[in-house]
Context: one part of a larger RNA
RNA sequence: CUGGGUGUAAAGGGCGCGUAGGCGGAGUGAUGUGUCGGAAGUGAAAUCGCACGGCUUAACCGUGACAAUCGCUUCCGAAACUGUCACCCUUGAGUACGGGAGAGGCCGAUGGAAUUCCAGGUGUAGCGGUGGAAUGCGUAGAUAUCUGGAAGAACACCGGUGGCGAAGGCGGUCGGCUGGCCCGUAACUGACGCUGAGGCGCGAAAGUGUGGGGAGCAAACAGGAUUAGAUACCCUGGUAGUCCACACCUUAAACGAUGGUCACUAGUCGUCGGAGGAUUCGACCCCUUCGGGGACGCCGCUAACGCAGUAAGUGACCCACCUGGGGAGUACGCUCGCAAGGGUGAAACUC
Repeated sequence: CUGGGUGUAAAGGGCGCGUAGGCGGAGUGAUGUGUCGGAAGUGAAAUCGCACGGCUUAACCGUGACAAUCGCUUCCGAAACUGUCACCCUUGAGUACGGGAGAGGCCGAUGGAAUUCCAGGUGUAGCGGUGGAAUGCGUAGAUAUCUGGAAGAACACCGGUGGCGAAGGCGGUCGGCUGGCCCGUAACUGACGCUGAGGCGCGAAAGUGUGGGGAGCAAACAGGAUUAGAUACCCUGGUAGUCCACACCUUAAACGAUGGUCACUAGUCGUCGGAGGAUUCGACCCCUUCGGGGACGCCGCUAACGCAGUAAGUGACCCACCUGGGGAGUACGCUCGCAAGGGUGAAACUC
C1' cells in the first nucleotide's frame, strides 16, 4: 500500500456548525472532458520473458522486424454513462400559512417544607453516636418542645417503563427574551442536497484566577474506635470545594462502549405528541395515518452473546479510526494552558 475490519476481541472523533474536497433526483438538447473503438508514431541500447545457439554444465555470452506490459503524442470515429453548458420538472431540500407538545436555553422575580444558627418561653439530666463503645455536646441549662428572626442550598408528592436537547445535559412557581421539533394544507422557490480533512463553537465532574457567598455536605486535616498494624472501612469534628459573577481548563465507562445521511426488508403488544374517519348531543372505547420513544419476535446477520424497520439485515455516499502484548498514551520535538496538565505521539529492548 492492498485487503479485512471497528456493540463486547485492536478500532466510531464527546457533540455540533461549516471551508476545501468527495458524492449527487427526473426530462430534453448541445458539447465531446473522462470513457470506448480503430490507425499511425514514439518510449536508445543493455536488462527481464520466450525460442534457438556457444563455452564439458552452470553462472555468463550470442542471435531473433519472437513476445509482452504500460504510458505518451497525433488523426479518424461512437455518444449510452460521467463531466460541462442551455432549457425545463417536482418527488429531495427549503419557504409560507394554520395548529400542537415539551425539566430545550438565557435573564429576572417569587413560594413552601426541611436543615443550621441567633433571641426568648417551658423544662431537667442527660443528649448524641455504634456491632458494642469512645471522642464530642450538656447544670455557664443541652437534647426535647413552643414563639420570633437570619442565612444558604436543594426543589418531596406529581414523576412515569414519561418529555426536551446535537452532545454535555435539563425538574418548585410566575414573567420576559429565545432555539429546535411535530402535525395539517400543498400556495411559493426549483436540486438550492449529503458528508465534511483543516477551521470555529459548545462541552459533566474535578481543578485554576479575581471578587462575592457559605446553611447542609465534605477531599485534606484532627480526634475517638477497630486492628498484629489501620496513614482505611465505623464515629465526633472539620478546611478547600460544593453556590453566584466574570475569565480559564477541555477531560470522562463524554456509553447505545454502536459516526452521519438516504433507500429497502414478516409480524405482535404497550407508550408520548398530532391529524383524519366511524359512532355519538359531545367524549371515551374503535379504525386509518404521520412523528418520537420502548418490549417481544421471523428472514437475514453474528465467534458466540445477541441485533432484528431506532439493525449489529440488504445496498449507496462521505468522514473518523484499527493492524499482537508490554515498553506507553511514556520519551523527544512542536503546540495549547496562569498552573494542574491537555493535544499530537515514537523507538530501543522484551514476550
Source information
Predicted 3D model of a 351-nucleotide part of an RNA (small-subunit ribosomal RNA, central domain) from an uncultured bacterium.